[in-house]
RNA sequence: GGGGGUAUGGCUCAGUGGUAGAGCAUUCGACUGCAGAUCGAGAGGUCCCCGGUUCCAACUCGGAUGCUCCCU
Numbered sequence: 001g002g003g004g005g006u007a008u009g010g011c012u013c014a015g016u017g018g019u020a021g022a023g024c025a026u027u028c029g030a031c032u033g034c035a036g037a038u039c040g041a042g043a044g045g046u047c048c049c050c051g052g053u054u055c056c057a058a059c060u061c062g063g064a065u066g067c068u069c070c071c072u
């Protein structure tokens, strides 16, 4: 220098145009002598950024940036 993949709660990931979910973690409650485990409930993300397409975009298109892989 060229090409591919990837970016979504604190972490790991799902979600192929119609109001964003799970597990773990965290908070509260039940249980327990205390704690753990278990069970119940809650809080937490304008989906990396800018723009386009569309009645509607996490999802489609273009660009920027970070990470990663391949080629040279």
Base pairs, nucleotide, nucleotide: 001071002070003069004068005067006066007065010024011023012022013021018055026042027041028040029039030038049063050062051061052060

A computed fold for a 72-nucleotide RNA from Trichonephila inaurata madagascariensis, annotated as transfer RNA. The organism belongs to Trichonephila inaurata, within Eukaryota. RNAcentral holds the sequence, with entries from ENA and Rfam. Its Rfam family is "tRNA". Rfam links the family to the GO term triplet codon-amino acid adaptor activity.